A computed fold for a 73-nucleotide RNA from a Patescibacteria group bacterium, annotated as transfer RNA.
The coordinates come from a structure-prediction model, not an experiment, and the mean pLDDT is 81.
Rfam family: tRNA. Its family is annotated with triplet codon-amino acid adaptor activity in the Gene Ontology. The family's RNA type in Rfam is transfer RNA.
Lineage of the source: Bacteria > Bacteria candidate phyla.
């Protein structure tokens, strides 16, 4: 230089062959408890890695770039 994979909630990951984006984990409220921790129960967190295109609609597809990890020269 090239090729291939990842990038999605504060972490760690899941989902869709294109139709309003989830879960555990932490955090927060409340119950409980003398208190704390466990436990139960709610609620809140997302420019879906940046930009363009394609489409009525794009995390999803094409294109670039930009980080990470691999493989070739």
């Nucleotide at each position: 230089g090239c090729c291939c994979c990842g990038u999605u909630a504060g972490c760690u990951c899941a989902a869709u062959c294109g139709g309003c984006a989830g879960a555990g984990c932490a955090g927060c409220u409340g119950c409980c408890u003398u208190u704390u921790a466990a436990g139960c129960a709610g609620a809140a967190g997302g420019u879906c890695g940046c930009a363009g295109g394609u489409u009525c609609g794009a995390u999803u597809c094409c294109u670039g770039c930009a980080c990470g990890g691999g493989g070739c020269a």